[in-house]
Context: one part of a larger RNA
RNA sequence: UUGGGCGUAAAGAGUACGUAGGCGCUUUAUUAAGUCUGAUGUUCAAUUUUAGAGCUUAACUCUAAAGCCGCAUUAGAAACUAAUAAGGUAGAGAAAGAGAAAGGUUAGCGGAACGCACGGUGUAGGGGUGAAAUCCGUGGAUAUCGUGCGGAACACCAAAAGCGAAAGCAGCUAACUGGCUCUUUUCUGACGCUGUUACGUACGAAAGCGUGGGGAGCGAACAGGAUUAGAUACCCUGGUAGUCCACGCCCUAAACGAUGUCAACUAGCCAUUGGAAGAAUCGACCCUUUCAGUGGCGAAGCUAACGCGUUAAGUUGACCGCCUGGGAAGUACGGUCGCAAGGCUAAAACUC
Repeated sequence: UUGGGCGUAAAGAGUACGUAGGCGCUUUAUUAAGUCUGAUGUUCAAUUUUAGAGCUUAACUCUAAAGCCGCAUUAGAAACUAAUAAGGUAGAGAAAGAGAAAGGUUAGCGGAACGCACGGUGUAGGGGUGAAAUCCGUGGAUAUCGUGCGGAACACCAAAAGCGAAAGCAGCUAACUGGCUCUUUUCUGACGCUGUUACGUACGAAAGCGUGGGGAGCGAACAGGAUUAGAUACCCUGGUAGUCCACGCCCUAAACGAUGUCAACUAGCCAUUGGAAGAAUCGACCCUUUCAGUGGCGAAGCUAACGCGUUAAGUUGACCGCCUGGGAAGUACGGUCGCAAGGCUAAAACUC
């Protein structure tokens, strides 16, 4: 390499949209490029195979026939692939009518808590811990009441719940805006699936970076107090960057379901979210059926086991990505992107 694999052993790109490419529903007709059959020519000799012959045998050599990967021309076949033409509706999409939701962006508003300032009451402690101390307080703290200001986050509802491609999304209201589900079966008529290693674009937690704001609480760094043999920690008192906003970068995560996307098929039971129909009812709940999700348990099957099990890790197909003993190493060098930090791509010597 062939192959075998990718939940946990090495291995699914963080996610999506799309280009090229790969693959692709059904009917009829035509063509004959792929495909299949025949013929002719060619495919040097040697080699190979079969039959025979010659060296005492064999190896070896000789003779004859066959074979050989194909290529070209020609005559046909029409199932499949392909092409062309005309149709179809089961895939896909649109329409109409309903529906749910922390989906996104912007603006406004709200209450609790917290901190600060001012004022009232009031007096000696408060705070913190395993115990303490640093710390705050007679310049009146802690506690309590009132007024004002400030920033950040939204208790209960709340859920195995919902939405989103993922990252992620939660006070309330409004505006703008994206997707989804169900029912009808009205319309279009394959318009589809996949798709970073040949590629493009967009998004992408936290931390970090740039410019300008903002700064209540929390809090890397830092300072002090403890603990300890030591304590560059865990605990305590403070506290800068940051956390927040606007704009621009960065592009990585245990970015996880450690499980790529799409389609089909293969027992059930229970719970729950959204819709539809039936039956029932004054109406609703309950009940039955069904579609789309989200969970629990399990038949068959799979798995090294654990476990998975119609939301598959079962049985299949299409396309993409990735792995190939451990370390060196996700490093060096080179390239490329970035303001930087660094990201992406990615070895070898050597060693076990």
Record summary:
Small-subunit ribosomal RNA, central domain from a bacterium, 352 nucleotides, folded computationally. RNAcentral holds the full RNA, with entries from SILVA. The prediction has a mean pLDDT of 83.